This is a predicted structure of an 85-nucleotide RNA (c-di-GMP-I riboswitch aptamer) from a marine sediment metagenome.
The coordinates come from a structure-prediction model, not an experiment, and the mean pLDDT is 88.
Of the family's consensus pairs, 100% are formed in the model.
RNAcentral holds the sequence, with entries from MGnify.

[in-house]
RNA sequence: GAUAAUAGCAAACCCAUCGAAAGGUGGGGACGCAAAGCCAUGGGUCUAACGCUCCCCAGGGAGCCAUGAUCGCCAGGUCGCCGAA
Numbered sequence: 001g002a003u004a005a006u007a008g009c010a011a012a013c014c015c016a017u018c019g020a021a022a023g024g025u026g027g028g029g030a031c032g033c034a035a036a037g038c039c040a041u042g043g044g045u046c047u048a049a050c051g052c053u054c055c056c057c058a059g060g061g062a063g064c065c066a067u068g069a070u071c072g073c074c075a076g077g078u079c080g081c082c083g084a085a
Stems, first nucleotide, its partner, number of pairs: 001082001008033002013028006031072001037078003041075003044070003051064005
């Protein structure tokens, strides 16, 4: 980072599956992506099982909270394809 080339990845949705959930994985499928490759290091966002507190008809409900998740939220780190201006 181009009306370039060779490639690559795969949103939503559907099916199956794991998970308390967020979400993940596999298959189908393409919204898009110059890192939409990888890494949870700093933020943000999502969920709230466990835990704590409260209410209660003692079955349950509400609030708070990541140790869970998200790299296709931002920043950072790191490894890469091509070569016009």